[in-house]
About this RNA:
Model confidence (mean pLDDT): 84 of 100. This is a predicted structure of an 88-nucleotide RNA (c-di-GMP-I riboswitch aptamer) from Paenibacillus apis.

RNA sequence: UAUUGAUAAAGGCAAAUCCAUCGAAAGAUGGCGACGCAAAGCUACAGGGGCUACAGCGGUUCAUCCGCAAUGCCAGCCAGUUACCGAU
Repeated sequence: UAUUGAUAAAGGCAAAUCCAUCGAAAGAUGGCGACGCAAAGCUACAGGGGCUACAGCGGUUCAUCCGCAAUGCCAGCCAGUUACCGAU
């Protein structure tokens, strides 16, 4: 440096549920909690994929409902990028 990951060591992160706050929502933050994770570190304008639709546009049986669509959101979907320890 490259590949790789245990039945090692030192550690790390924290799903769902619940509570509070923010948000139209998706979801985010904090607390409890621990399903799991060898990148469950970082990146959403490197790229792909997915979620929501306030406002907007169009339709409508008309303040109702439907459709389109991110500049919003998801990194614990794939991915890009950086990295501890060990093994080869």

Its Rfam family is "c-di-GMP-I riboswitch aptamer". Its family is annotated with cyclic-di-GMP binding in the Gene Ontology. The organism belongs to Paenibacillus, within Bacteria.